[in-house]
Parts: sequence; C1' cells; structure tokens
RNA sequence: CUGUUUCACAGGCAAACUACAUCGAAAGAUUAGGGCGCAAAGCCAUGGGUCUAAAGCGCUUAAGCUGGUUAAUGGUUAAUGGUGCUAUGAUUGCCAGGUUGCGGGA
Repeated sequence: CUGUUUCACAGGCAAACUACAUCGAAAGAUUAGGGCGCAAAGCCAUGGGUCUAAAGCGCUUAAGCUGGUUAAUGGUUAAUGGUGCUAUGAUUGCCAGGUUGCGGGA
C1' cells in the first nucleotide's frame, strides 16, 4: 500500500412511533424528537422485486333522447358512482450490481 475478516476505540447513520409544516393524486419525501438496528443503513433507480394509479385504456352503473300498440325488443350519446389493467411516480434500511470511504488488531 492492497485485499479479506470483525474482538475494539473514536465516531457515523437512524426503524417503528410522535409532532408540526411543506411538496405530491397517491405511494412517499423533507424538518424536529426518538432509537429498532446497520461495517457502508454513504451515493447511484442500472437489473429484479415490492408499493401507489394522477393521466390513459377497458368493463359496469344508464338517468336522458329516439322508436312504438300510454307495450316489448332495439338504436344513440353519456352525467355520476364502482371496478380491472398499466409507471412515466416511489422504494438504495427488499435483493443484486456499480462507485466512493473511516479505523486499531489478526
């Protein structure tokens, strides 16, 4: 100096939760407290997984209009509500990969 490992020291980060404010359609992110844990729990959305569904597409709800025998079948457009699919959104403390780095001992 480099690599591996983790029994340290000095430090670092900060789960759940709480509070308020902001951004966002949401998932979520940021701030303060808090501390579950982490040898990269530093950084990068590159691959996979997971979360969300504004926009988009489909199905349904089908009033209204039309027609006609104050029928029925049908046709037409479609408010509103529901529901399915789908990232271009999110997650690096889900896994992998890339990249940068502190520190004694062995």
Predicted 3D model of a 106-nucleotide RNA (c-di-GMP-I riboswitch aptamer) from Desulfotruncus arcticus DSM 17038. NCBI's taxonomy places the organism under Bacteria, Bacillati, Desulfallaceae, Desulfotruncus, Desulfotruncus arcticus. RNAcentral holds the sequence, with entries from ENA and Rfam. The model forms 95% of the base pairs in the Rfam consensus. Its mean pLDDT, the model's own confidence on a scale to 100, is 75.